The RNA shown here (transfer RNA) has 74 nucleotides and comes from uncultured Desulfobulbus sp. The source organism's lineage runs through Bacteria, Thermodesulfobacteriota, Desulfobulbia, Desulfobulbales and Desulfobulbus. The coordinates come from a structure-prediction model, not an experiment, and the mean pLDDT is 80. Its Rfam family is "tRNA". About the family: Transfer RNA (tRNA) molecules are approximately 80 nucleotides in length. The sequence was found in a public genome assembly.
[in-house]
RNA sequence: GGGGUCGUAGUUCAGCCGGUUAGAACGCUGGCCUGUCACGCCAGAGGUCGCGAGUUCGAGUCUCGUCGGCCCCG
Numbered sequence: 001g002g003g004g005u006c007g008u009a010g011u012u013c014a015g016c017c018g019g020u021u022a023g024a025a026c027g028c029u030g031g032c033c034u035g036u037c038a039c040g041c042c043a044g045a046g047g048u049c050g051c052g053a054g055u056u057c058g059a060g061u062c063u064c065g066u067c068g069g070c071c072c073c074g
Stems, first nucleotide, its partner, number of pairs: 001073007010026004019057001028044005050066005
């Protein structure tokens, strides 16, 4: 330099063939429970879906560019 693949919450991931509100588990915060902690139960916060553009009535999803990780080729 060329090609492939991945990037979504603090972490690990789901999200179908483009559709209504972006989710789960763990973690975090508060409450209940307990003599206390833990466990358990209930509630809550936390995301511009790596970044920038484009297509579309509508994009996490499609297209282009770009950045980063991993793999292959030279």